[in-house]
Context: one part of a larger RNA
RNA sequence: ACCAGCGAGUUAAUCGAUGUGGCAAGCUUAAGGGGGAGACACCCGGAGGCGAAGCGAAAGCGAGUCUGAAGAGGGCGACGAGUGGCAUCGAUUAGACACGAAACCAGGUGAGCUAACCAUGGCCAGGGUGAAAAUGUCGUAACAGACAUGGGAGGCCCGAACGCACAAAUAUUGCAAAAUUUGGCGAUGAGCUGUGGUUAGGGGUGAUAUGCCAAACGAACUUGGAGAUAGCUUGUUCUCCCCGAAAUAGCUUUAGGGCUAGCGUCGUCUGAUGAGCAUCGGAGGUAAAGCACUGGAUGGGCUAAGGGGCGUCAAGCUUACUGAACCCAACCAAACUCUGAAUACCGAUGUAUUUAGGACGGCAGUCGGACAGUGGGAGAUGACUUUCAUUGUCAAGAGGGAAACAACCCGGACUCACCGCUAAGGUCCCGAAGUGAAUGCUCAGUGGAAAACGAUGUGCGUGUGUUGAGACAGCCAGGAGGUUGGCUUAGAAGCAGCCACCCUUUAAAGAGUGCGUAACAGCUCACUGGUCAAACGCAUGUGCGCGGACAAUUGAACGGGGCUAAGCAUUCCACCGAAGCGAGAGACUCGAGAGAGUGGUAGGGGAGCGUUCCAACAGCGGUGAAGGCGUACCUGUGAAGGGCGUUGGAGCGGUUGGAAGUGAGAAUGCUGGU
Numbered sequence: 001a002c003c004a005g006c007g008a009g010u011u012a013a014u015c016g017a018u019g020u021g022g023c024a025a026g027c028u029u030a031a032g033g034g035g036g037a038g039a040c041a042c043c044c045g046g047a048g049g050c051g052a053a054g055c056g057a058a059a060g061c062g063a064g065u066c067u068g069a070a071g072a073g074g075g076c077g078a079c080g081a082g083u084g085g086c087a088u089c090g091a092u093u094a095g096a097c098a099c100g101a102a103a104c105c106a107g108g109u110g111a112g113c114u115a116a117c118c119a120u121g122g123c124c125a126g127g128g129u130g131a132a133a134a135u136g137u138c139g140u141a142a143c144a145g146a147c148a149u150g151g152g153a154g155g156c157c158c159g160a161a162c163g164c165a166c167a168a169a170u171a172u173u174g175c176a177a178a179a180u181u182u183g184g185c186g187a188u189g190a191g192c193u194g195u196g197g198u199u200a201g202g203g204g205u206g207a208u209a210u211g212c213c214a215a216a217c218g219a220a221c222u223u224g225g226a227g228a229u230a231g232c233u234u235g236u237u238c239u240c241c242c243c244g245a246a247a248u249a250g251c252u253u254u255a256g257g258g259c260u261a262g263c264g265u266c267g268u269c270u271g272a273u274g275a276g277c278a279u280c281g282g283a284g285g286u287a288a289a290g291c292a293c294u295g296g297a298u299g300g301g302c303u304a305a306g307g308g309g310c311g312u313c314a315a316g317c318u319u320a321c322u323g324a325a326c327c328c329a330a331c332c333a334a335a336c337u338c339u340g341a342a343u344a345c346c347g348a349u350g351u352a353u354u355u356a357g358g359a360c361g362g363c364a365g366u367c368g369g370a371c372a373g374u375g376g377g378a379g380a381u382g383a384c385u386u387u388c389a390u391u392g393u394c395a396a397g398a399g400g401g402a403a404a405c406a407a408c409c410c411g412g413a414c415u416c417a418c419c420g421c422u423a424a425g426g427u428c429c430c431g432a433a434g435u436g437a438a439u440g441c442u443c444a445g446u447g448g449a450a451a452a453c454g455a456u457g458u459g460c461g462u463g464u465g466u467u468g469a470g471a472c473a474g475c476c477a478g479g480a481g482g483u484u485g486g487c488u489u490a491g492a493a494g495c496a497g498c499c500a501c502c503c504u505u506u507a508a509a510g511a512g513u514g515c516g517u518a519a520c521a522g523c524u525c526a527c528u529g530g531u532c533a534a535a536c537g538c539a540u541g542u543g544c545g546c547g548g549a550c551a552a553u554u555g556a557a558c559g560g561g562g563c564u565a566a567g568c569a570u571u572c573c574a575c576c577g578a579a580g581c582g583a584g585a586g587a588c589u590c591g592a593g594a595g596a597g598u599g600g601u602a603g604g605g606g607a608g609c610g611u612u613c614c615a616a617c618a619g620c621g622g623u624g625a626a627g628g629c630g631u632a633c634c635u636g637u638g639a640a641g642g643g644c645g646u647u648g649g650a651g652c653g654g655u656u657g658g659a660a661g662u663g664a665g666a667a668u669g670c671u672g673g674u
Base pairs, nucleotide, nucleotide: 001674002673003672004671005670006669011094012093013092014091015090016089017088018087019086020085022083023082026050027049028048032044033043034042054061055060064076065075066074067073097235098234100232104225105224106223107222108221109220115199116198117197118196119195120194121193122192123191124189126158127157128156129154134149135148136147137146138145162186163185164184166183167182168181169180170179201217203213204212205211210219238608239607240606241605242604243603248261249260250259251258252257262366263365264363265362266361267360268359269358270357274354276351277350278349279348280347281346282345288339289337290336294333295332296331298329299328300327301326305322306321307319308318309317310316369394370393371392372391373390374389375388376387377386378385399410400409401408414586415585416584419582420581421580425576426575427574428561429560430559434573436572437571438570439569440568441567447563453547454546457544458543459542460541461540462539463538464537465536466535474531475530476529477528478527480504481503482502485499486498487497510525514523515522587598588597589596590595609663611660612659613658614657615656616655617654619652620651627647628646629645630644631643633642634641635640
C1' cells in the first nucleotide's frame, strides 16, 4: 500500500410536541398481591397523579374575582375535553454519536540500569624524578647552616592493563535504539572494580547537568478512580422525492464557544392582508450647487491702525512699507447652507396570464465569509489590505464565453435523443460559422502592456492672415549717409555696459538680429528690387499612430499559426454558438382543473430498499437448500429484486406484523492476510 472482517445518535427515567387508536367529565393505576411449574396472559390493588374553576399578596369571595368610593373603567378568568398506552421527533439527567489528550488522585511494584553511602574482597607491566628523616664531614660559643652518603615522599612525570570519552572519519532501514577505526586524557588516587546491603516518587540520590532512579524523568512504573475532562481535531456506513439557509444584531472572562432575535423547514389556523408597477399624498437635507451664516483662501480698491522719515522728537507733516473692517472680482468645506435633486423610505387608491403575506406551535442550521460594481472611512485617492452601506455572483451553481481562470460576461442542469432557434462570444487555419458588404482611419505588427513630457507622422474641423497689384521657399542684387550718436572706457566704431533711439538719401536699409575683431575690418539678418510661378503661413480643437519603453523558468506582453487585415471606427446582411428557448418521448410534485414546477451545502419534511432475529399463515428443498462464481437476460427512478448457467451438499426463503449489536471508503481507525 491493497484486500477481507470489525468499526460511531444507543438504553433508562422524566418532560414537551406530533401521529394513532382506548375510555371520556372523567382518565389512569404505583408498590404490592392472587392464580400458575414458568415465561406470560388475566384478575385484584384508587395510595397517588392529571383534568373538571377561577381571581386575589392574603383574609376571602366564586362564574366570577382583584383594583377601586363606585352599578365606572381596566387586569386575569368563565362561555365543555381530558386522560392514560404505543410510535416518532426533541429536551433534561446519566459516558449519552465514536475514537483521542497533556494532566489529577489513591494503592502498590521497582536501586539486577544508574546516583550516593555501608560492609567485605580484588586490581594498578615497566621506566623516570629523587622531598623529609638518618649517618658522616665541615661549620657555630651553642644553635643555625653547607656538602656528601643514604633514603624513597608525591591527588609528581612517561607509559600498558584498567578507567574515561577530547577530535575526526565511518556508520545513520547501523555490527550497535550510541558502535567501529585512528589519534586523545587519567593511570598510588577525590583511583578503578567484584560480591552483599541501605535510601522510593508530594520521595530518593546528586563535587547542580534538573542529572539519575531499568533504552523517553521539571516529577518513575503499574493497577484503580475512569468511559476523568476536551467550547478542540478527525470520523460517522442504503436509496429516491419536496423545500432550502447563514456567515448579521444584542448580550456574553465573550470574540474559532454560547443564548435570544434574524434568515430555513414542517404542521395547524387565517384568507388578499404580500412583492412589483401606476397615480396621488407625505417626511427629508445627501449628490449637485452656492457663499446668505460659520470658517478657509486669492487679486484689486479704499481706509482705521501699526512701522519708517522729518520735527524745538511737541503739536503735527509725510511715506516706493505692513494692513483689520468695508467694497469689487474669482474660489474652497465631513463636522458651512440662502438653495436643493434622482433614488430610497412611509401611507392611500388602483392594477393583472404576479404569488406570496400574517399568527401560533414542532425541528433546525447559521454567528470565520469571499470577490466584483457603486457610495464612504482607514491606508500612500498602496495591497488578492482593512472597515461600513448597497446590489450581484460564489459559498450551496453545473453548462457556454473570457487560451487556462470559485467570485467577470451569458445563462439557472427532472430524465432521454446523431431535431430546430438564439445569448454572451465569435465566423483565414488549428476550431463550429463570412477570406461577407459599404464608408473612412492606421503603416506603428499599432492592434497584441504604461505616464509626465517631446515631435513639420497623418486624417477631419475651427479661427486668423499673406497671395496674379505675384505671396511662401530658393536664387541674383542692394542693405546707404550725418556717424566712430552721446556717455563710459586703455579701446567701445550697430553688436562689454549706461542713455537716447533722431534726421537725410531712398525701391529699401535698425543709432542695428546673430557670428566675429584688442578695437576696426569681415560675414549675416531685418527691410527692398529682380527672377520664378501658385498657392503659402500662424494659432487652436479632435481621430489614429511615433518616441519616452530596461530583469531575471521559455521565444513568453495576439492561446498558436499567421494577418496590412484576419487591425481600428461606423453601418448592414447572413451564419456558428449553451444543460437558455422551442419541438419530440417519459417520470415525479403541487393543483378541482387549466396549468405550473422539479441546481443545491448546512438543515427541515416525506416515501422506500436491504440485513439479522421473533410471531402467525401458506410454502420450497438430495429430481439439490444456504453460500460461492459468471451473466451481453428481465423488473424497478433508485436502494434493490428476479431469471439463467455453474459450483456446492442441507437447510431455506415468501406474505403480514414486530424487535434491532441494521447498511462502510475514509477516523495517521482496529485485527488478520498478501